[in-house]
RNA sequence: GACAGAGUAGGCAAGAUGCGUUAAGUGUUAAGGGAUGGGAAGUUGCCCUUAAACGAAAGGUAACCCUACGAUAGCUUGUCGCUUCCGCUGUC
Numbered sequence: 001g002a003c004a005g006a007g008u009a010g011g012c013a014a015g016a017u018g019c020g021u022u023a024a025g026u027g028u029u030a031a032g033g034g035a036u037g038g039g040a041a042g043u044u045g046c047c048c049u050u051a052a053a054c055g056a057a058a059g060g061u062a063a064c065c066c067u068a069c070g071a072u073a074g075c076u077u078g079u080c081g082c083u084u085c086c087g088c089u090g091u092c
Base pairs, nucleotide, nucleotide: 001092002091003090004089005088010080011079012078013077014076015075017073018072019070020069021068028052029051030050031049032048033047034046038086039085040084041083042082058067059066060065
């Protein structure tokens, strides 16, 4: 120097454990803020706060139990997963 490759935030599926089914949580809109391959810049997506509107999910049982349900929570496993330049790994 050439060629090839890996890695973020996070998405999806499954599993087991919880929470809720007494409007929590999720989702929507607006404003503000934050973290985002090892580095720099940046996009997409993500997270947090505030405000507003909307608003789903239960039956059985003697039972603290059973079986369901929810744009439900984090965890584990699998899978997918940054643009440019530099860096990293392999080969020449």
The RNA shown here (THF (Tetrahydrofolate) riboswitch aptamer) has 92 nucleotides. The coordinates come from a structure-prediction model, not an experiment, and the mean pLDDT is 79. It was read from a public genome assembly, where an Rfam model found it. Of the family's consensus pairs, 94% are formed in the model.